About this RNA: Model confidence (mean pLDDT): 75 of 100. This is a predicted structure of a 153-nucleotide RNA (c-di-AMP riboswitch aptamer (ydaO/yuaA leader)) from a Phycisphaerae bacterium. It was read from a public genome assembly, where an Rfam model found it. Its Rfam family is "c-di-AMP riboswitch aptamer (ydaO/yuaA leader)". Its family is annotated with regulation of gene expression and cyclic-di-AMP binding in the Gene Ontology. NCBI's taxonomy places the organism under Bacteria, Pseudomonadati, Planctomycetota, Phycisphaerae. The model forms 95% of the base pairs in the Rfam consensus.
[in-house]
RNA sequence: GGGUUCGUGCAGCCGAAUCCCGACCUGAAGGUCGGGUACGGGGGACCCAACGCCACGCGACCCGCGUGGCCGGGGCGCAGGGGCGGAGCGGCCCCGGGCCACUUUCAAGGCCUAGCCCGGCAGCUAACCCCGGAGGCGUGUGAAAGAGCACGA
Numbered sequence: 001g002g003g004u005u006c007g008u009g010c011a012g013c014c015g016a017a018u019c020c021c022g023a024c025c026u027g028a029a030g031g032u033c034g035g036g037u038a039c040g041g042g043g044g045a046c047c048c049a050a051c052g053c054c055a056c057g058c059g060a061c062c063c064g065c066g067u068g069g070c071c072g073g074g075g076c077g078c079a080g081g082g083g084c085g086g087a088g089c090g091g092c093c094c095c096g097g098g099c100c101a102c103u104u105u106c107a108a109g110g111c112c113u114a115g116c117c118c119g120g121c122a123g124c125u126a127a128c129c130c131c132g133g134a135g136g137c138g139u140g141u142g143a144a145a146g147a148g149c150a151c152g153a
Stems, first nucleotide, its partner, number of pairs: 005153006012137003019036007039132005048123001052070008072121001073118004080095005096113005102146006
């Protein structure tokens, strides 16, 4: 100096959302503005994909044709789909989705299922174009396996 084993202790978390530089304010912590950046999102060809639902009528038919009616559509995000009913609501039920603090799996449980935007327009998508790079929280149990850091033997 390295490896292995053992023991003790430690770790903030969700989210794409971190870090760097410059100027200014401030005693400082910190803040504001600007420029980048790890990272994240949207638009956008060929090819490919897709081209609705309901009712009625006709033809023997699940198929086809005809007629009529209904519904704007999309994006970020876990936050969506369906059903019920004296029609109301901060409602109830089922399915799905997200979270429970180093990670994964299992078991029993708990919590949440918001909000915002585009404006009649968007499937996918090379080139290309545009945008974000915020906020919030203090949080459980049992079992197994695994990873990291520090100290000691």